[in-house]
Order: sequence, then structure tokens, then C1' cells
RNA sequence: UUCUUAUCAAGAGCAGGCGGAGGGACCAGCCCGAUGAAGCCCGGCAACCGGCGUAACAGCACGGUGCUAAUUCUUGCGGAAACAGCAAUGUUUCUGAGAGAUGAGAG
Repeated sequence: UUCUUAUCAAGAGCAGGCGGAGGGACCAGCCCGAUGAAGCCCGGCAACCGGCGUAACAGCACGGUGCUAAUUCUUGCGGAAACAGCAAUGUUUCUGAGAGAUGAGAG
């Protein structure tokens, strides 16, 4: 880096430390940020893999990851319904896909 597969409506510091301006993948929005962004450490959450445990589940959270503003913050391609409009079309809701993220496995 590619493929397969599972999950993505819950949870996790509202006076922790260092750090200093950016960040929320990309597009378009809309947001967060000096009452301090990213990043690192600590803490926490979860329990995918391993481990322990069970007859099997459950469970523990020891090891490997992951996560810790907003539904994967919304949207990007399509479908359905309702409403507005003479119509073109627009708005809202629901839904499938795509894209993305993370785990596990494979090349």
C1' cells in the first nucleotide's frame, strides 16, 4: 500500500502537567480554539485481538491496539415520504451506497 470482514446513535479530565496556533480525513458548509488548538505525558472510556476465567456464556482489564467536542459534526451518488410551488425546483425526514476511521485476518 491492496484485499476480506466486523463495528461506527453509547462511553471517556468541564480548574491534571508540558506545549504554544491551529484543529474537526478530503469538498462545500458549519463549528472548536489565547476562559488556550495540534502534539507529548498522565488520567479516563471501551473491550476488537491475545491472556486469565466459564461446561458454554457472563466476567476481569494483565498484554497489543483503539478512542477520549458536536451521529463518522453535516454534506458530496441514488431512492422513498411529507410540505411549498402552475411548473422548473426547493425544504425537511427516513433510507441504500460511496468515502473515511478502528480492530482482526490475508497478499
This is a predicted structure of a 107-nucleotide RNA (SAM riboswitch aptamer (S box leader)). The coordinates come from a structure-prediction model, not an experiment, and the mean pLDDT is 85.